Predicted 3D model of a 75-nucleotide RNA (transfer RNA) from Ahrensia sp. Taxonomically the source falls in Ahrensia (Bacteria, Pseudomonadati, Pseudomonadota, Hyphomicrobiales). The coordinates come from a structure-prediction model, not an experiment, and the mean pLDDT is 85.

[in-house]
């Protein structure tokens, strides 16, 4: 350059058309003489951006943008 993969909570990762999930962390409570454990409750998302296609898009489709891999060219 060109081809692929990835891109969702702070992290790490699940869902592939029908209003957003789980683990640790994170607050508040409980318990303890304190702390950890543990147990209840809560809070945190423009699902990388933009357009299209559907009643309806994290999900399909295009075009970007970043990380990664391959494979080409150039020195």
């Nucleotide at each position: 350059g060109c081809u692929g993969u990835u891109g969702u909570a702070g992290c790490u990762c699940a869902g592939g058309g029908g209003u957003a999930g789980a683990g640790c962390a994170c607050u508040u409570c409980a318990u303890u003489g304190g702390u950890a454990a543990u147990g209840a409750a809560g809070a945190g998302g423009u699902c990388g951006g933009g357009a299209g296609u559907u009643c309806a898009a994290a999900u399909c489709u295009c075009c970007c943008c970043a990380a990664c891999a391959g494979c080409a060219c150039c020195a």